Annotation:
A computed fold for a 73-nucleotide RNA from Crella elegans, annotated as transfer RNA. Its Rfam family is "tRNA". By type it is a transfer RNA. RNAcentral holds the sequence, with entries from ENA.
[in-house]
RNA sequence: GCUUAAAUAGCUUAAUAGGUAGAGCAAAACACUGAAAAUGUUUAGGUUAUUGGUUCAAAUCCAAUUUUGGGUA
Numbered sequence: 001g002c003u004u005a006a007a008u009a010g011c012u013u014a015a016u017a018g019g020u021a022g023a024g025c026a027a028a029a030c031a032c033u034g035a036a037a038a039u040g041u042u043u044a045g046g047u048u049a050u051u052g053g054u055u056c057a058a059a060u061c062c063a064a065u066u067u068u069g070g071g072u073a
């Protein structure tokens, strides 16, 4: 250089043919305890890498860009 895959919460990730973005761990509060840990309940945390396009509607489809991984010379 060419080719291919990926980018979603602090971390690991789901979301099936476009239709209100969820979970586990981590965090906070409360309960429990003499105090912790463990456990239980609840809460917060996402403009789905960026920009544009298609559509009534886009994490999902299309294009470009950025970053990362694989393959190839």
Stems, first nucleotide, its partner, number of pairs: 001072007010025004019056001027043005049065005